[in-house]
This is a predicted structure of a 69-nucleotide RNA (transfer RNA) from Sclerophytum ceramense.
It matches the Rfam family "tRNA". The family's RNA type in Rfam is transfer RNA.
NCBI's taxonomy places the organism under Eukaryota, Opisthokonta, Anthozoa, Malacalcyonacea, Sclerophytum.
The sequence is in RNAcentral, with records from ENA.
RNA sequence: GUAGGGUCAACUAACGGUAAGUUCUCAGACUCAUAAUCUGAUUAUGCAGGUUCAACUCCUGCCCCUACC
Numbered sequence: 001g002u003a004g005g006g007u008c009a010a011c012u013a014a015c016g017g018u019a020a021g022u023u024c025u026c027a028g029a030c031u032c033a034u035a036a037u038c039u040g041a042u043u044a045u046g047c048a049g050g051u052u053c054a055a056c057u058c059c060u061g062c063c064c065c066u067a068c069c
Stems, first nucleotide, its partner, number of pairs: 001068006009023004017053001025041005046062005
């Protein structure tokens, strides 16, 4: 310099219109008890601006991460 990316504790989704799922954690059910299983709950859009009735999404500038040159 070019390209891609940054979303719960971890890993991934999300036509401009209520941010979804799996795991973890917690609680309950089941069990003599633990595990497994089932049910429920909690935690998130890198930062600052702009456009818009409305932004994870579009635009600009920064800050990080990865790959290539």